[in-house]
């Protein structure tokens, strides 16, 4: 220089004009609403998707299990988690690195398409080899499983012996299963003896194992109430009216006083200081804890944080401009136009995923040149 990998940040900035939320102090008091005026507040890295986790609320709830759901290498973090963080494995890459829903297939069931002879108690299409027939080309019997041949996947690979051919038949090394030793909390690693090989795959198919989970959510829960609403009782009144009905009884309505309790609109708590944010300093590879200081920063109602100008910044075209250079081409810099994303809190917090115009910062590779 070139090609990459892996972490963070920051996502316009000043200034004016007008206006919006929701506070507070005066006007301005008996108390309050309205209004006007001053003051000082007013969205993000994802506020979003609501996919997982907690607090918190109100419900239920001795204890165990069964039915249901998650979750699945290990070992630590965390209130918690399906997140994190540091490892082991396997898989990709020269490499930094990334990627992996990673328990069990000797507990049972069940699948294995399509090609193929044969997909699981193995079998033999083509071959090889003996035997017999046959003039041959072939044909039967028999051994074989090394080669072709199908398929994701063929009952261990590799290479020496061996044999008619072959074959764990035998034997070395590598798998593999059983077993010790060492190292490591531990996932696992190295290593040594045995044993010729039995025990394909699929658990994102249904089990089995472990381990974890009660429900519903702020429209959660609570508190006031005098609603032009409505319940119950009591006691004056009356014995009346009205309604149903042909008429009686019945029944169901109507007046005024007091009591009561629910209790919808409304109003109000909950509401935001919190597993918090910045800074140092301590442990610890990390994640995170723990100690000191510092800050306080939307909290309302379907919901305010907007709109226009000015500089300036930053990114892109065009255009001057020319350092440099034979040229091609082109650095500073000035000027014009045009662009700034994805996206709005709704109790509150730890994640994760999705979505962004554009622009910084740091650590690591590989290569190729020169000192």
């Nucleotide at each position: 220089a070139g090609a990459g990998c892996c972490g963070c940040c920051c996502g316009g900035g000043c200034g004016g004009a007008c206006g919006c939320c929701g506070g507070u102090g005066c006007c301005u008091u008996u108390a309050a609403a309205c209004g006007g005026c001053g003051c000082g507040g007013g969205a993000g890295g994802a506020a979003a998707g609501u996919c997982c986790g907690g607090g918190c609320u109100c419900c239920a709830c001795a204890g165990g299990g069964c039915a249901g759901g998650g979750u699945g290498c290990u070992g630590g973090c965390u209130a918690a988690c399906g997140g994190c963080c540091a490892g082991c494995c396997g898989a990709g890459g020269c490499g930094a690195c990334u990627c992996g829903c990673g328990g069990g297939a000797c507990a049972g069931c069940g699948c294995c398409a399509c090609a193929g002879a044969a997909a699981a108690c193995a079998a033999a299409c083509c071959g090889c080899c003996g035997g017999c027939c046959g003039a041959a080309a072939g044909g039967c019997c028999g051994g074989u499983a090394a080669g072709g041949g199908u398929g994701a996947a063929a009952c261990g690979g590799u290479g020496c012996g061996g044999u008619a051919a072959g074959a764990g038949c035998g034997c070395a090394c590598c798998g593999c299963g059983c077993u010790c030793c060492u190292g490591g909390c531990g996932a696992c690693a190295g290593g040594g003896g045995c044993g010729g090989c039995a025990c394909g795959g699929c658990a994102a198919g249904c089990c089995c194992c472990a381990c974890c989970c009660g429900g519903a959510g702020c429209a959660a829960g609570g508190g006031c109430a005098c609603a032009u609403a409505g319940g119950g009782g009591a006691g004056c009144g009356a014995u009346a009216c009205g309604g149903u009905g042909g008429c009686c009884c019945g029944c169901c309505g109507u007046g005024c006083u007091c009591c009561c309790g629910g209790g919808u609109a409304g109003c109000u708590c909950g509401c935001u200081c919190g597993a918090g944010g910045c800074c140092g300093g301590c442990g610890g590879c990390a994640a995170c804890g723990c100690c000191g200081g510092u800050c306080c920063u939307a909290g309302a109602g379907g919901a305010a944080u907007g709109u226009c100008c000015g500089c300036c910044u930053c990114c892109g075209c065009c255009g001057a401009g020319g350092a440099g250079g034979u040229a091609a081409c082109g650095a500073a810099u000035c000027g014009g136009c045009g662009a700034g994303a994805c996206a709005g809190g709704a109790c509150c917090c730890g994640g994760c995923u999705u979505a962004c115009a554009g622009g910084g910062c740091g650590g690591c590779u590989c290569u190729g040149a020169c000192c």